About this RNA:
The RNA shown here (Bacterial RNase P class A) has 404 nucleotides and comes from Maricaulaceae bacterium EIL42A08.

[in-house]
RNA sequence: UCAGGUGGCUGGGCGGCCGCUCCUGCGAGUGUCGAAAGACCGUCAGGAGAGGAAAGUCCGGGCUCCAUGGAAGCAAGGUGCCGGGGAAAUCCCGGCGGGUUGGCCUACGGGCUGGCUUAGGGAUAGCGCCGCAGAAAUCAGACCGCCGGGCCUCGCGCCCGGUAAGGGUGAAACGGUGGGGUAAGAGCCCACCGCCCCGACCGCAAGGAAGGGGGCACGGCAAGCCCCACCUGGAGCAAGGCCGAAUAGGGAUGCACCGCCCGUUCAUCGGGCACGCGCGCUUCCGCGUUGGCAUCCGGGUAGGCUGCACGAGGCGUCCGCGCAAGCGGCGUCCCAGAUGAAUGGUCGCCACGUCAGGCUUUAAGUCAGGCGUACAGAACCCGGCUUACAGGCCAUCUGACACC
Numbered sequence: 001u002c003a004g005g006u007g008g009c010u011g012g013g014c015g016g017c018c019g020c021u022c023c024u025g026c027g028a029g030u031g032u033c034g035a036a037a038g039a040c041c042g043u044c045a046g047g048a049g050a051g052g053a054a055a056g057u058c059c060g061g062g063c064u065c066c067a068u069g070g071a072a073g074c075a076a077g078g079u080g081c082c083g084g085g086g087a088a089a090u091c092c093c094g095g096c097g098g099g100u101u102g103g104c105c106u107a108c109g110g111g112c113u114g115g116c117u118u119a120g121g122g123a124u125a126g127c128g129c130c131g132c133a134g135a136a137a138u139c140a141g142a143c144c145g146c147c148g149g150g151c152c153u154c155g156c157g158c159c160c161g162g163u164a165a166g167g168g169u170g171a172a173a174c175g176g177u178g179g180g181g182u183a184a185g186a187g188c189c190c191a192c193c194g195c196c197c198c199g200a201c202c203g204c205a206a207g208g209a210a211g212g213g214g215g216c217a218c219g220g221c222a223a224g225c226c227c228c229a230c231c232u233g234g235a236g237c238a239a240g241g242c243c244g245a246a247u248a249g250g251g252a253u254g255c256a257c258c259g260c261c262c263g264u265u266c267a268u269c270g271g272g273c274a275c276g277c278g279c280g281c282u283u284c285c286g287c288g289u290u291g292g293c294a295u296c297c298g299g300g301u302a303g304g305c306u307g308c309a310c311g312a313g314g315c316g317u318c319c320g321c322g323c324a325a326g327c328g329g330c331g332u333c334c335c336a337g338a339u340g341a342a343u344g345g346u347c348g349c350c351a352c353g354u355c356a357g358g359c360u361u362u363a364a365g366u367c368a369g370g371c372g373u374a375c376a377g378a379a380c381c382c383g384g385c386u387u388a389c390a391g392g393c394c395a396u397c398u399g400a401c402a403c404c
Stems, first nucleotide, its partner, number of pairs: 001400010012350007020049006031040003051375001055386002058384005063236004069285006076232005081095005096120001097118009121227002126225002128221003143167002145163007175193006195214004201208002240306004250297006259273005276289003313333004318329004351373005357367003
């Protein structure tokens, strides 16, 4: 200098004219609209007015309401290494293990180090799957081969036996490399690695690990069902509250129940018990309710105000603690609140990028012109994750080239 990866910031600026929405103060009253509740007026003054993702609606909450709660069991759903952060989160930070990709060193056995990623409990509780190809895909296997023996028409032939080291098929072939051994081979034996078991010592832990022993071997998928551990009420601002207005506490059919006791008690009325209903399901306890189940017909509610923004709040090249995420302190600020949904239009100048030119000796600089300036718009609020993003800037890592 160029290219790529990761993380962060920004994502047009200034001015004039006209326009829009909201807040506060003041003004205007027998005002306008409306059935009402309510809404509107615009004179003046002051102030504010979309995002890092407002998107997706994937996760967690604040808040609101409902529930008849407690215990046990079941069902359904979710999460899954360790430590820290945090209100929590499937989130963030750091670390460990796995995978992957570079660099450096090397006595070539390996060691050190950077980036990216993480689908991170269990495959010996059980079930299931691994298609096609291939001889064979879990306690498998002989297609081509190799070795030994026999036959013979003497041919790369045929038959019998041994073999799984070489080749082929495949995502994957029942350990790897080297040596010994063998008729040829094979963990058959040996060395090292790998795997399994024990494990001083180090680490808060996940883990690492000197050393020792061993049979030399029974693969993968759980983001397949499942097992283990832990966790979990439901619904959601169209939640909810208030005001105004209106209606029908409606009707039909078929099932089920229509029982007992007490109050002087025959009726009536009242109370209690039983049965039924109300909880995701079951059992027990408890509470509520004079009711239940199924099907069908039919009526009202389309208005207004509020909820609605002072918060797990924003900003700070400040101070302290911490590797960091963050935590504490100090200072400062109040930064939309619409309801068919507001922040726009136009003009000029500037900035950045780009295209074709002119001037100047190339570079560089300068002049004038054209075009372009991303993704995209709150709707109760907040913390995350994911996705989209022209251009510009910063930091860091990797690679290549050049110079010192």

Its mean pLDDT, the model's own confidence on a scale to 100, is 76. It matches the Rfam family "Bacterial RNase P class A". Rfam links the family to the GO terms dimeric ribonuclease P complex, tRNA processing and ribonuclease P activity. The sequence was found by an Rfam model in a public genome assembly. Lineage of the source: Bacteria > Pseudomonadota > Alphaproteobacteria > Maricaulales > Maricaulaceae.